[in-house]
Background: The part of an RNA shown here (small-subunit ribosomal RNA, 5' domain) has 495 nucleotides and comes from an uncultured bacterium. The full RNA is in RNAcentral, with records from ENA, Greengenes and SILVA. Rfam family: Bacterial small subunit ribosomal RNA.
Context: one part of a larger RNA
RNA sequence: GGAUGAACGCUGGCGGCGUGCCUAACACAUGCAAGUCGAGCGAUUCUCUUCGGAGAAAAUCGGCGGACGGGUGAUUAACGCGUGGGUAACCUGACCUGUGCACACCGAUAGCAUACCCAGAGGUAUGCUAGUACGAGAAUAACAUAAGAAAUUCGCAUGUUAUUUCUUAUCAAAGCUCCGGCGGUACAGGAUGGACCCGCGUCUGAUUAUAUAGUUGGUGAGGUAACGGCUCCCCAAGGCGACGAUCAGUAGCCGACCUGAGAGGGUGAUCAGCCACAUUGGAACUGAGACGCGGUCCAAUCUCCUGCGGGAGGCCGCAGUGGGGAAUAUUGCACAAUGGGCGAAAGCCUGAUGCAGCAACGCCGCGUGAGCGAUGAAGGCCUUCGGGUUGUAAAGCUCUGAUCCUCAAGGAAGAUAAUGACGGUACUUGAGGAGGAAGCCCCGGCUAACUACCUGCCCUCAGCCGCGGUAAUAUGUAGGGGGCUAGCGUUAUCC
Numbered sequence: 001g002g003a004u005g006a007a008c009g010c011u012g013g014c015g016g017c018g019u020g021c022c023u024a025a026c027a028c029a030u031g032c033a034a035g036u037c038g039a040g041c042g043a044u045u046c047u048c049u050u051c052g053g054a055g056a057a058a059a060u061c062g063g064c065g066g067a068c069g070g071g072u073g074a075u076u077a078a079c080g081c082g083u084g085g086g087u088a089a090c091c092u093g094a095c096c097u098g099u100g101c102a103c104a105c106c107g108a109u110a111g112c113a114u115a116c117c118c119a120g121a122g123g124u125a126u127g128c129u130a131g132u133a134c135g136a137g138a139a140u141a142a143c144a145u146a147a148g149a150a151a152u153u154c155g156c157a158u159g160u161u162a163u164u165u166c167u168u169a170u171c172a173a174a175g176c177u178c179c180g181g182c183g184g185u186a187c188a189g190g191a192u193g194g195a196c197c198c199g200c201g202u203c204u205g206a207u208u209a210u211a212u213a214g215u216u217g218g219u220g221a222g223g224u225a226a227c228g229g230c231u232c233c234c235c236a237a238g239g240c241g242a243c244g245a246u247c248a249g250u251a252g253c254c255g256a257c258c259u260g261a262g263a264g265g266g267u268g269a270u271c272a273g274c275c276a277c278a279u280u281g282g283a284a285c286u287g288a289g290a291c292g293c294g295g296u297c298c299a300a301u302c303u304c305c306u307g308c309g310g311g312a313g314g315c316c317g318c319a320g321u322g323g324g325g326a327a328u329a330u331u332g333c334a335c336a337a338u339g340g341g342c343g344a345a346a347g348c349c350u351g352a353u354g355c356a357g358c359a360a361c362g363c364c365g366c367g368u369g370a371g372c373g374a375u376g377a378a379g380g381c382c383u384u385c386g387g388g389u390u391g392u393a394a395a396g397c398u399c400u401g402a403u404c405c406u407c408a409a410g411g412a413a414g415a416u417a418a419u420g421a422c423g424g425u426a427c428u429u430g431a432g433g434a435g436g437a438a439g440c441c442c443c444g445g446c447u448a449a450c451u452a453c454c455u456g457c458c459c460u461c462a463g464c465c466g467c468g469g470u471a472a473u474a475u476g477u478a479g480g481g482g483g484c485u486a487g488c489g490u491u492a493u494c495c
Stems, first nucleotide, its partner, number of pairs: 001495004006491005013366006019359002021324001026322003030319003035064003040061001044057005071277003080202008090194002095190007103137001106135002112127006144170009154159001175182002203249003212238001215237004220232003252274002255271001256267004279300005302313004330356001332355003338352001339350004369399004379390004405432006414422001439484005444465003450479004461466001
C1' cells in the first nucleotide's frame, strides 16, 4: 500500500447493487415451512332443487410425492475431495422410442354402527362394506430368468463376456372416462440419476518408531444391484513402515477469493459442484431410490403433561426468544414471475423463490450550490504595534432547480388471452424555495502541514526513535495549516 461476513470511537443527506451469528452442532414459547388426487374405491355430511337430479366438503382405504427443495460444517487427513481412467463386477421410479399382451372369479379389512376400557395418549370386542388394495385360481408369452449343449467372437487376464442356434423348467396384468384419452403388464433400447474400483495430488509433529489376528492371502459358503474378509468355517503366515507406517494435534474439500510483476503466500463468508450431519448413540422397515431434518423402533440426556398406572417432544427450515459474545436483521407481503409436488384439467400446496423492512457492513454514483464581489468590513489569532492572517471567505448583487427535499398530475416494463406481491414503486411533467444536508484524523523526524498561551519529569503523549524537570512546533487549549470525505480514525487478521 491492498484486503475483510469485521468490531469500537466521533460524525452522518440521498440512491442503485450486494452482504448480514465468524461465538454455544447451546436450550427453545408461538406461528408457518409437504402435500395432492373424487377422472382409483365404498360409506357419510351439507347446500340447491323443476324431486329427475346438480354441486360442495373432508376422515378412512388406495396412488404418487414426503430420498427433491431448504439448513449447518459437528465429524472426517479419508478414494472424503480434485483430476484422469475403469466396470467383461452393477442398479435406475417418473420420461422418450419400439415390440407384444390384459381371461375369469372367490375371500377379507379400514371407514361406519353398537358395546366397553382409559386421566389422557390411545385401545378392545361384535356386526357390516368397496376398490387401480391384499391373497388365492386358470391361460398364454419371449430378444426375460435359471440349467445344459454347440459354433463364432472379444479381452492383459480370471472369463460361457457377447452374438447365433437348440432343449427343458418358471414367471404378468386394472381399471377409469366428459369416448378425446388417461392408465396396467412383460421385454429391448435410450436419456437421466446413482453405486463400486484404480493412478496421481491433498496440513503439522520423530520430544510419536514400530504397528497389525479378520490382520495379509487362499479353497469353499453366505450376503449384495454388484466386485471384494463385506461376513463365516478351514488352511497358510503373511501384508504396512525413515519414500515416515502407527499415534497425536488441527481441518469439511474444490471452482474460486485476497495479495503479489511473477513464482509464491494466505483464505475457503456470499454464489456454484461434491461430501457429511439432523438432541446423543444404535437399528432396520417401506420403497426405483433412505438406513430417512419436520417417518418408525430401542437406549440415553433434557423439557413438558399425569388421576402416578403411563404418555408427549426434538428450529444445524423461515421468522422469533433466552443465553454466549466486541458483534450480525422482520414473529413482514405474495404465489404476480421462475422452479418444484400432486392432478386429465380447473386448481391446491410451496418461509424454495420473488419482493419489502432493519444496518454507512461493503462497492459504485450524486449532493450539501454557481457567478460577481476589497472599504481587503466586523470579530478571532499573531505582532517588531508599522502591520500580517483568517480572506472572495462573509455580507451584498445576479442566477440555477439536472441530483436531493416538499407538493400536485400522469404512470410503466416485468404478462403470450387472463392473472402484479413489489406499488401508485421506478420514471416523466409542473410548481416552490439556497432553502433541510460536513465531518473525522493529523501538523518533532519517518510524513504533507506552525505559532501563541497554560502546565512544569506533574497531567500526559507514543507505531518506532522518543517528548515533558519554567521560553514544549511532541502534553492540553486556541488560531492557522495539511490529508481524506458521508465518511474519518483505531483495533484485529492476511499478503